[in-house]
RNA sequence: UCAGCAGGCCGGAUGGCCGCUCCUCACCCGAGGAGAGGAAAGUCCGGGCUCCAUGGAAGCACGGUGCCGGAUAACGUCCGGCGGGGGCGACCCCAGGGAAAGUGCCACAGAAAGCAAACCGCCCUUCAUCGGCUGCGAGGCCGGACAAGGGUAAGGGUGAAAGGGUGCGGUAAGAGCGCACCGCGUCUUUGGUAACAAGGGCGGCAAGGCAAACCCCACCGGGAGCAAGACCGAAUAGGGGCCGCAGGGGCGAGUUUUCGCCCAAGUCUGUUUCCAGACGGGCGGCCCGGGUUGGUUGCACGAGGCGUCCCGCAAGGGGCGUCCCAGAUGAAUGGCCAUCACCUCGCCUAGCGAGGCACAGAACCCGGCUUACAGGCUUGGUGACAUG
Numbered sequence: 001u002c003a004g005c006a007g008g009c010c011g012g013a014u015g016g017c018c019g020c021u022c023c024u025c026a027c028c029c030g031a032g033g034a035g036a037g038g039a040a041a042g043u044c045c046g047g048g049c050u051c052c053a054u055g056g057a058a059g060c061a062c063g064g065u066g067c068c069g070g071a072u073a074a075c076g077u078c079c080g081g082c083g084g085g086g087g088c089g090a091c092c093c094c095a096g097g098g099a100a101a102g103u104g105c106c107a108c109a110g111a112a113a114g115c116a117a118a119c120c121g122c123c124c125u126u127c128a129u130c131g132g133c134u135g136c137g138a139g140g141c142c143g144g145a146c147a148a149g150g151g152u153a154a155g156g157g158u159g160a161a162a163g164g165g166u167g168c169g170g171u172a173a174g175a176g177c178g179c180a181c182c183g184c185g186u187c188u189u190u191g192g193u194a195a196c197a198a199g200g201g202c203g204g205c206a207a208g209g210c211a212a213a214c215c216c217c218a219c220c221g222g223g224a225g226c227a228a229g230a231c232c233g234a235a236u237a238g239g240g241g242c243c244g245c246a247g248g249g250g251c252g253a254g255u256u257u258u259c260g261c262c263c264a265a266g267u268c269u270g271u272u273u274c275c276a277g278a279c280g281g282g283c284g285g286c287c288c289g290g291g292u293u294g295g296u297u298g299c300a301c302g303a304g305g306c307g308u309c310c311c312g313c314a315a316g317g318g319g320c321g322u323c324c325c326a327g328a329u330g331a332a333u334g335g336c337c338a339u340c341a342c343c344u345c346g347c348c349u350a351g352c353g354a355g356g357c358a359c360a361g362a363a364c365c366c367g368g369c370u371u372a373c374a375g376g377c378u379u380g381g382u383g384a385c386a387u388g
Stems, first nucleotide, its partner, number of pairs: 001384003005380006012340007020035006037359001041370002044368005049225004062221005067081005082096001083094004097216002102214002104210003119156002121152006130143005164182006183205001184203008229297004239288007248263006268281005304323008342356006
């Protein structure tokens, strides 16, 4: 200098004017203060909180998670390791338990896809009293199609995958058939909390792959969600309970309540009943409870932010100090102007002009994951080349 890797951060600034939501003060006018994000998003996980259900615990079904250790309120998240794969490297990726418990599947191609099989090939025998060469001859040497029977699993071919791999020996040709090394299985020793790693003995090799197919094992999970839930509560209509439907006027006694007498008029309605009474309907009065619109609350002090110290490789934990930081509900958080910063374009280039300035936007709260994001700042590794 170029290329590449891993992480952190910012994501317009300042001022003025006019508005909006909330809080405090004020009788009013008004004054002061606060006012979106790293993802507020997707609503995919986990929790707090609330209501419902439920004796405790365990279990069935269903769903989820899945190497080991740690962190945490919890997690499918994070940190540190292990194993496998990729990269020269920094580093990156992995649903990474069980396939010798059972069931199922393995397309196409291929002979054969699961308790193997034999297409080409290789080898042996038959066909074979054959053919060729050589030799005076006896003889010797070489070859023998197609087909049939048998052996083989080295080589070719198919496939994602063909019953360990490489080499030597061996064989008619071959083959763990034998041996060495690697792999695998099993027993064991050492190191490690563990996953696992390294070593030793034994075994000739059996147990192909798929569990993001059913399944088995271990662990976790009661359900619904702030439109949860709690409180206040009209008008109109509707629900329940109780009472009444013989009252009015006059006179007298007496204590306001009450009692007696007289006058006028004639007892809401249906069924049953001699009447009384019972049941129902209607009207009137009083009381109770539910509940719509609406209002208050939940609801902003919290697994909180910042700084610093200690413990820990880290995720994280602890101590001390300090700060209070949105709370709308037909739903505020905006608009305009000026200056500066950045980007793009143009021009008459110490500058001027025009345009732009990402993704997006709270709704009970918190921890994560995932996705979107113009542009910029910054830290630590790696590789190559050059120079000193």
This is a predicted structure of a 388-nucleotide RNA (Bacterial RNase P class A). The coordinates come from a structure-prediction model, not an experiment, and the mean pLDDT is 76. It matches the Rfam family "Bacterial RNase P class A". Rfam's curators write: Ribonuclease P (RNase P) is a ubiquitous endoribonuclease, found in archaea, bacteria and eukarya as well as chloroplasts and mitochondria.